[in-house]
Context: one part of a larger RNA
RNA sequence: UUGGGUGUAAAGCAUCUGUAGGUGGCUUCUCAAGUCCGUCAUCAAAUCUCAAGGCUCAACCCUGGACAGGCAGUGGAAACUACCAAGAUGGAGUAUGGUAGGGGUAGAGGGAAUUUUUGGUGGAGCUUUGAAAUGCGUAGAGAUCAAAAAGAACACCAACUACGAAAGCAUUAUGCUUGGCUGACACUGACAUUGAGAGACCAAAGCUAGGGGAGUAAAUGGGAUUAGAUACCCUAGUAGUCUUAACCGUAAACGAUGGAUACUAGGCACUAUGCAUAUCGACCCAUGUAGUGUUGUAUCUAACACAUUAAGUAUCCCGCCUAGGGUGUACGUUCGUAAGAAUGAAACUC
Numbered sequence: 001u002u003g004g005g006u007g008u009a010a011a012g013c014a015u016c017u018g019u020a021g022g023u024g025g026c027u028u029c030u031c032a033a034g035u036c037c038g039u040c041a042u043c044a045a046a047u048c049u050c051a052a053g054g055c056u057c058a059a060c061c062c063u064g065g066a067c068a069g070g071c072a073g074u075g076g077a078a079a080c081u082a083c084c085a086a087g088a089u090g091g092a093g094u095a096u097g098g099u100a101g102g103g104g105u106a107g108a109g110g111g112a113a114u115u116u117u118u119g120g121u122g123g124a125g126c127u128u129u130g131a132a133a134u135g136c137g138u139a140g141a142g143a144u145c146a147a148a149a150a151g152a153a154c155a156c157c158a159a160c161u162a163c164g165a166a167a168g169c170a171u172u173a174u175g176c177u178u179g180g181c182u183g184a185c186a187c188u189g190a191c192a193u194u195g196a197g198a199g200a201c202c203a204a205a206g207c208u209a210g211g212g213g214a215g216u217a218a219a220u221g222g223g224a225u226u227a228g229a230u231a232c233c234c235u236a237g238u239a240g241u242c243u244u245a246a247c248c249g250u251a252a253a254c255g256a257u258g259g260a261u262a263c264u265a266g267g268c269a270c271u272a273u274g275c276a277u278a279u280c281g282a283c284c285c286a287u288g289u290a291g292u293g294u295u296g297u298a299u300c301u302a303a304c305a306c307a308u309u310a311a312g313u314a315u316c317c318c319g320c321c322u323a324g325g326g327u328g329u330a331c332g333u334u335c336g337u338a339a340g341a342a343u344g345a346a347a348c349u350c
Base pairs, nucleotide, nucleotide: 004321005320006319007304008303012318015200016199017198021194022193023192026087027086028085033081034080035077036076037075038074039073042070043069049065050064051063053061054060091191092188093187094186096183097182098181099180103177104176105175106174108172109171110154114150115149116148117147118146119145120144121143125136126135163168206247208245209244210243211242215241216240220236221235222234223233258317259316260315261314262313263312266295267294268293269292270291271290272289273288274287324349325348332343333342334341335340
């Protein structure tokens, strides 16, 4: 290489949009590029092979023939692929009527709690722990009542729930806005799918500048514990956590499972919606579509398990893997203010 794989053994890009490229649903027609059939020329000899012959046989030698295959020419076939032309509506999309949502974003409002400050009452402890101590407190703490301020997060509802490409998203109402689902069936008429490069978005931490800073809390101080304790526990506490603008671009970014299409037993449950039925009405029951779970047959799997949301049966496209360590390291390059990120070896060793 042929091949084999990718949930857990090495291996699915964090996620999406999309260029080139690959692949592509139905009917008719053209053409003959691919495809198939015939024929012709050529591919030195030797070799291989077949049939005769010569060395006593054989190896060996000699004579003649041929297959396969390659590259051209030429004559045909027209099923399939491509091409030309035309058409249809099932894939896809647009418009329209509904509809659910914690999808996004902007400004506004709210209550509980916490902390601080001020004032009143009051008068000796409070806090914390396994036990203590550090700490706070007669300069009046803790407790309690009233008022004010600030910042951050939104109890209950809440769910095996909903939405979003993923990251993620939950106080209330409003403005703007993306996407989905569903119905009738109006329109376009294959416009699809995947996607190297590329672009967008991307938790937390981190970084730059301005603001903010209640609680919490890396670092750090102190107290304990301990043989020690650079920890676990306690008391303090700064960056950070919040916000605006820009960067970083990584996670066990996990379903450790790439995307699309079709097919292949069921049962139970939930969400959205249509239809039918019922009813005062909401339910219930039957059924369709889209989603979310659980259980389970065939299959598959090394097993665990998966099982119409496949890890089953098939097709198409992309990424990735090839023993362990060295190593996601070195060097180089690109990006970044930096931290670092991306790409990514070898020697050596077993």

Source information:
A computed fold for a 350-nucleotide part of an RNA from Platanus racemosa, annotated as small-subunit ribosomal RNA, central domain. Its mean pLDDT, the model's own confidence on a scale to 100, is 85. It matches the Rfam family "Bacterial small subunit ribosomal RNA". Rfam links the family to the GO terms ribosome and structural constituent of ribosome.